A computed fold for a 152-nucleotide RNA from a Bacillota bacterium, annotated as glmS glucosamine-6-phosphate activated ribozyme aptamer. The model forms 82% of the base pairs in the Rfam consensus.

RNA sequence: ACUUAAUGAAAAGCGCCAGGACACGUUAGCGUGUUGACGAGGUGGAGGUUAAUCGAGAAAUUCGGCGGAUGCCUCCCGGUUGAGCCACGACCGAGAAAAAGCUGACAAAACCGAGAAGCAAUUCUCGGGACAAAAAGCUUGGGUGCACUUUG
Numbered sequence: 001a002c003u004u005a006a007u008g009a010a011a012a013g014c015g016c017c018a019g020g021a022c023a024c025g026u027u028a029g030c031g032u033g034u035u036g037a038c039g040a041g042g043u044g045g046a047g048g049u050u051a052a053u054c055g056a057g058a059a060a061u062u063c064g065g066c067g068g069a070u071g072c073c074u075c076c077c078g079g080u081u082g083a084g085c086c087a088c089g090a091c092c093g094a095g096a097a098a099a100a101g102c103u104g105a106c107a108a109a110a111c112c113g114a115g116a117a118g119c120a121a122u123u124c125u126c127g128g129g130a131c132a133a134a135a136a137g138c139u140u141g142g143g144u145g146c147a148c149u150u151u152g
């Protein structure tokens, strides 16, 4: 160094780097490093699948690639479907119709300052300090069918 096993920790704008860009060194062949998504929001179970919501950004690489992921599809379970029960259908996920209208709060990076590490690219910590959208809330808003039950 590689392989195997065990234990612990660790995540979803999350993890990784072999293209690119940058830095240092160089025997000018190349080597070693740095960078490579800013927060908000989102998980019934199983399987499958891949360009999986919303904005911010001096919109420069937040480029490019790989893997994953709360997205999507199918099934199961569950909820609603304006008296109950049952079945099918539709829409959804335990705050469990779509849709429409009204209303609608909150952020981090960026920026400024201070400090630390590194030859450097760059990284980390602390303080100050603004500005979002989706969301959420309210109103409106709901199929079919045999029988039975209940109420008016």
Stems, first nucleotide, its partner, number of pairs: 014067004019063001020035006038055003044076006077093005083149002086145003099140004111128007

The sequence was found by an Rfam model in a public genome assembly.